A computed fold for a 350-nucleotide part of an RNA from a seawater metagenome, annotated as small-subunit ribosomal RNA, central domain. The full RNA is in RNAcentral, with records from SILVA. The prediction has a mean pLDDT of 88.
[in-house]
Context: one part of a larger RNA
RNA sequence: UUGGGCGUAAAGGGUGCGUAGGUGGUUGUAUUAGUCAGAAUUUAAAGACCAGUGCUUAACACUGGGAAGGGUUCUGAAACGGUACAACUAGAGGACGACAGAGGCAUAUGGAACUCAAGGUGUAGGGGUGAAAUCCGUUGAUAUCUUGGGGAACACCAAAGGCGAAGGCAAUAUGCUGGGUCGCGCCUGACACUGAGGCACGAAACCCUGGGUAGCGAAUGGGAUUAGAUACCCCAGUAGUCCAGGGCCUAAACGAUGCAGAUUAACCUUUCGGAGUAUCGACCCUCUGAGAGAUACAGCUAACGCGUUAAAUCUGCCGCCUGGGAAGUACGGCCGCAAGGCUAAAACUC
Repeated sequence: UUGGGCGUAAAGGGUGCGUAGGUGGUUGUAUUAGUCAGAAUUUAAAGACCAGUGCUUAACACUGGGAAGGGUUCUGAAACGGUACAACUAGAGGACGACAGAGGCAUAUGGAACUCAAGGUGUAGGGGUGAAAUCCGUUGAUAUCUUGGGGAACACCAAAGGCGAAGGCAAUAUGCUGGGUCGCGCCUGACACUGAGGCACGAAACCCUGGGUAGCGAAUGGGAUUAGAUACCCCAGUAGUCCAGGGCCUAAACGAUGCAGAUUAACCUUUCGGAGUAUCGACCCUCUGAGAGAUACAGCUAACGCGUUAAAUCUGCCGCCUGGGAAGUACGGCCGCAAGGCUAAAACUC
C1' cells in the first nucleotide's frame, strides 16, 4: 500500500485455452442513478487558517471573517461514460484461390556404424594410458572376409535456415490431423483485447506395471594416481536411457524481456508469398506483405546496452517486487504411490 518499479540490482506466472471481472472502433437519435454547473439546507461550539484586540511580551484568551471537503434536496447541461434503438466497415471472423514448413499422431520401409553368433583366412599378441595395470587372447583373440540376428540413433543435405503457445521437433514413404502466410475484397457486422479462479499441455530425472536392452552408463566391483582419493584417468557394469500404459509437474522452462493495439529515421542480410518491369520462360531489377538476423538516428538506460522483433512514446488487462540471512524453510491446507510439489510465515540475527 500512496508511490516507485520488474533484460543484468528484489521483481514477468513454464506455456496456452478460457469463466467472472476490467477495458472497448465509426455515425446518428433518445435518455441520464456516473460526470459537470447553479441554488437551498446541513456538517454544534471549541480547534485549524486569516485580520484585529486584551493581559508589560509571549504562551494564553477574546472579537470578527472566510473556507476547502462531505451529506441531503431541487433545477439545469449532454461533450465524455452508461443504457436503448438504428446504421457502418478500417478491428475481428468467415468464404474463395494459392504457398512454405524437423508442427502433431500412427503404420511401414531403408542404409551407415556398433554389437552378438556361426563359418573362412591367419598367428601372437590385442586393448588401454601421461606412464601403467586390472581386462581379452594358443579352448586361437586383435585384424580381415562371408552369412545371420539385435537394439538404438538418423552422417552429408544443414544454414545467422524452417515449424510450433511453450516444452520441443530432423532418414524415407503413406494415411490422418493442427496452426500460419499471401492474394482477392465476396460474406457477417464490433462478434474485440486481457484474463483472478478453472482446465489442458509441459525437457530431463524419478516412480508403478509389462516388455526390450546394441551402445552409453548413476550405483557398484576392480586397476591406477595420491599423504589419502569414497574423485578426476582406465577395465568391467546394475538401474536408467528405448517401447506401451499410468503417475510426477520441476528447470539458467532464458530473449533471465507477460499479452494485445497504436505511433516513431535509415541501411544491409536471409526465409516464404504477391505485383510490376523484363523474358519464349526464368535469373536480374523495383515495389509490397509476413517472419528470422546484423548495424544504427531520435529517444531511453545507473551503466552495459535496447533501438519498427524496443528496454522509445502512449493505451488496456493480468502476474510479480519492497534490505541480507533465517527460507522457498516451519506450521496448516491442497495434491502425489513415493520422491516430493504448490501455497507460505515468524522468533532471532546483521